Description: The RNA shown here (transfer RNA) has 71 nucleotides and comes from Parcubacteria group bacterium CG1_02_44_31. The same sequence occurs in records of 3 taxa. Taxonomically the source falls in Bacteria candidate phyla (Bacteria).
[in-house]
RNA sequence: UGCGGGGUCGUCUAAUGGUAGGACAGCGGGCUUUGGACCCGUCAAUCUAAGUCCGAUUCUUAGCCCCGCAG
Repeated sequence: UGCGGGGUCGUCUAAUGGUAGGACAGCGGGCUUUGGACCCGUCAAUCUAAGUCCGAUUCUUAGCCCCGCAG
């Protein structure tokens, strides 16, 4: 430098154009003599900038970062 794959709550992982969901963690409460376990509630995210579309995590373009292959 070229090609391919990837980037979503603190972490992991779904959502192939139509309300961004789940688990763990955190916080609050219940239970318990206390802690743990368990139960209930709650918090929290689409890498950036444009474009297409009534509507974009999803499609297109450019860029940034990570991984792999080739030179």

Its Rfam family is "tRNA". Gene Ontology term of the family: triplet codon-amino acid adaptor activity.